[in-house]
Context: one part of a larger RNA
RNA sequence: GAUUGAACGCUGGCGGCAGGCCUAACACAUGCAAGUCGAGCGGUAACAGGAGAAGCUUGCUUCUUGCUGACGAGCGGCGGACGGGUGAGUAACGCGUAGGAAUCUACCUGGUAGAGGGGGAUAGCCCGGGGAAACUCGGAUUAAUACCGCAUAUACCUUACGAGGGAAAGGGGGCCUCUCCUUGGAAGCUCUCGCUACUGGAUGAGCCUGCGUCGGAUUAGCUAGUUGGUGGGGUAAAGGCCCACCAAGGCGACGAUCCGUAGCUGGUCUGAGAGGAUGAUCAGCCACACUGGGACUGAGACACGGCCCAGACUCCUACGGGAGGCAGCAGUGGGGAAUAUUGGACAAUGGGGGCAACCCUGAUCCAGCCAUGCCGCGUGUGUGAAGAAGGCCUUAGGGUUGUAAAGCACUUUCAGUAGGGAGGAAAAGCUAUCGGUUAAUACCCGGUAGUCGUGACGUUACCUACAGAAGAAGCACCGGCAAACUCCGUGCCAGCAGCCGCGGUAAUACGGAGGGUGCGAGCGUUAAUC
Numbered sequence: 001g002a003u004u005g006a007a008c009g010c011u012g013g014c015g016g017c018a019g020g021c022c023u024a025a026c027a028c029a030u031g032c033a034a035g036u037c038g039a040g041c042g043g044u045a046a047c048a049g050g051a052g053a054a055g056c057u058u059g060c061u062u063c064u065u066g067c068u069g070a071c072g073a074g075c076g077g078c079g080g081a082c083g084g085g086u087g088a089g090u091a092a093c094g095c096g097u098a099g100g101a102a103u104c105u106a107c108c109u110g111g112u113a114g115a116g117g118g119g120g121a122u123a124g125c126c127c128g129g130g131g132a133a134a135c136u137c138g139g140a141u142u143a144a145u146a147c148c149g150c151a152u153a154u155a156c157c158u159u160a161c162g163a164g165g166g167a168a169a170g171g172g173g174g175c176c177u178c179u180c181c182u183u184g185g186a187a188g189c190u191c192u193c194g195c196u197a198c199u200g201g202a203u204g205a206g207c208c209u210g211c212g213u214c215g216g217a218u219u220a221g222c223u224a225g226u227u228g229g230u231g232g233g234g235u236a237a238a239g240g241c242c243c244a245c246c247a248a249g250g251c252g253a254c255g256a257u258c259c260g261u262a263g264c265u266g267g268u269c270u271g272a273g274a275g276g277a278u279g280a281u282c283a284g285c286c287a288c289a290c291u292g293g294g295a296c297u298g299a300g301a302c303a304c305g306g307c308c309c310a311g312a313c314u315c316c317u318a319c320g321g322g323a324g325g326c327a328g329c330a331g332u333g334g335g336g337a338a339u340a341u342u343g344g345a346c347a348a349u350g351g352g353g354g355c356a357a358c359c360c361u362g363a364u365c366c367a368g369c370c371a372u373g374c375c376g377c378g379u380g381u382g383u384g385a386a387g388a389a390g391g392c393c394u395u396a397g398g399g400u401u402g403u404a405a406a407g408c409a410c411u412u413u414c415a416g417u418a419g420g421g422a423g424g425a426a427a428a429g430c431u432a433u434c435g436g437u438u439a440a441u442a443c444c445c446g447g448u449a450g451u452c453g454u455g456a457c458g459u460u461a462c463c464u465a466c467a468g469a470a471g472a473a474g475c476a477c478c479g480g481c482a483a484a485c486u487c488c489g490u491g492c493c494a495g496c497a498g499c500c501g502c503g504g505u506a507a508u509a510c511g512g513a514g515g516g517u518g519c520g521a522g523c524g525u526u527a528a529u530c
Base pairs, nucleotide, nucleotide: 001530002529003528004527006526007525008524009523010522013377014376015375016374017373018372019370020369021335026333027332028331030330031329032328035078036077037076040075041074043071044070047069048068049067050065051064052063053062054061055060085288086287087286094213095212096211097210098209099208100207103205104204108201109200110199111198112197113196114195116150118148119147126139127138128137129136130135156165157164158163170193171192172191173190174189175188179186180185181184214260215259216258221251222250223249226248227247228246229245230244231243232242233241263285264284265283266282267278268277269276270275290311291310292309293308294307313324314323315322316321341367343366344365345364349363350361351360352359353358380410381409382408383407390401391400392399393398414471416466417465418464419463420462424457429451430450431449432448433447434446435445436444474519475518476517477516478515479500480499481498485514486513487512488511489510495502496501
């Protein structure tokens, strides 16, 4: 000099864009952060409507009815493995980079083939029991895209090549061309969302290897599933990953082992560079979710807001037994020099579910707080010598503050008040029309045109008008380094200090004042890095 996730002191007008627990991976009150689908299912607790009945203050009350819109609880599907947080652990194929072969991949997508016929249950509901509660037990009954057989399967899997194994599910909209009954409908046709098997793709993931990746030798030897083989088990998959047997290997001064420290990277800071330091925000990867262990489900987890066991802690209890996990967003206590609101909205972007409408989303987008940083703007402009008054200095003449002020003439950025006012919005829906599909001018899908119309921010940005210089300057320093000097006070005291050093009666170095210098909504100090 540059820099910072900074803090502290004094001071503080506005805006834009960023950033904001670096410490206790300490403990957490409260609310919210993952749901959705009635177009899978049986249904109907609540709300609204319809229909019926009763009462009757004749327009209300009660009851019945799933008939309709919807929908609590339940079964079922998909999603809770993403998104969000933190950096404790980890010196490791963890990360970075370059390769590899023995693998899996829900949803999406290309292709081939199929979707026939049966069965038994079980939640819910009802009845009954136990319990303070959490919850739980028994009986009866019921549905499915839940579950289980049978059939079929060229493909697929196993194979001793003889053979054996092995699937599926329906839902919704519309229609009457063909068959049947004939207002019309169906076991029919059609459109669509699904379903099953196999095979490609895409995406994601698992595994292996070369090289690179902090300090200590006052750590020199380490190793028994250890190193390799054969055979097996296990896995989606190679492999001592695991097991039996056999062999005696494997690593190490090119630093094994042990100890300490640490998430890694793109990057960031500095520097002419080489290098040094660092890993906040943003992005990629990894690890973790009160501590330790374990598996279940699933395409995917050994699973932050799932389960089980053990432990510590907190809470409830009728003492028998139960409940919990903010390193999600806010917020609280504590720790600390120190770090924010128990805010708004799903309008946009994205995600989950759904045919869709839509629902959910503390992701996200916004707002609030903080000069924490960077950038921009303002606190007026011109004129004005009687060089006013006052202050300070003085050789008492004067000098300086100083065109500074006052005065005069202007301007109105920003803030204030009032009015106007973009863009972030494209969709979805509705209507018409065209094309595809079809028996079809239904339905459905796609295109075009029109129409309608969705904004948290928001009193938005921006523009216009109004009034009046009106509301807006400080901080550090002035001995040398290093820009800037005098007076008074003090008297090795009080004090200053980054280094040299100042102060013991004339201190440009302490304290105050006047003046000056530097920077400026900041300025200094401290800490840290180059």

Small-subunit ribosomal RNA, 5' domain from an uncultured Gammaproteobacteria bacterium, 530 nucleotides, folded computationally. It matches the Rfam family "Bacterial small subunit ribosomal RNA". Rfam links the family to the GO terms ribosome and structural constituent of ribosome.